[in-house]
Molecule: Bacterial small signal recognition particle RNA
Organism: Agrilactobacillus composti DSM 18527 = JCM 14202
RNA sequence: GCCAUGAGACAAUGCUUCACUUACGAAUCGUGUCAGGUCCGGAAGGAAGCAGCACUAAGUAUGUUGAGACAUGUGUCUUAUGUUUAU
Numbered sequence: 001g002c003c004a005u006g007a008g009a010c011a012a013u014g015c016u017u018c019a020c021u022u023a024c025g026a027a028u029c030g031u032g033u034c035a036g037g038u039c040c041g042g043a044a045g046g047a048a049g050c051a052g053c054a055c056u057a058a059g060u061a062u063g064u065u066g067a068g069a070c071a072u073g074u075g076u077c078u079u080a081u082g083u084u085u086a087u
Base pairs, nucleotide, nucleotide: 001084003082004081005080006079007078008077009076010075011074012072013071014070016068017067018066019065020063022061023060024059030055031054032053033052038047039046040045
């Protein structure tokens, strides 16, 4: 020096968790606005409120994002041991 093995470090890959971005997301037990219609009233007006719409919750999905856990027939480096070769 080559090869093999052990240990450590960093990386890679896979999976998973948390946070964040974006999107979706409530027959009814969320909020708001409530057409139509209903109720009260002599009237003026008021009340409750279905559908629809909007915003979101639980949750689902996504990511040129961040961090962590686990794993390894992956890679590099450091170190130790052993075989062998050269000086």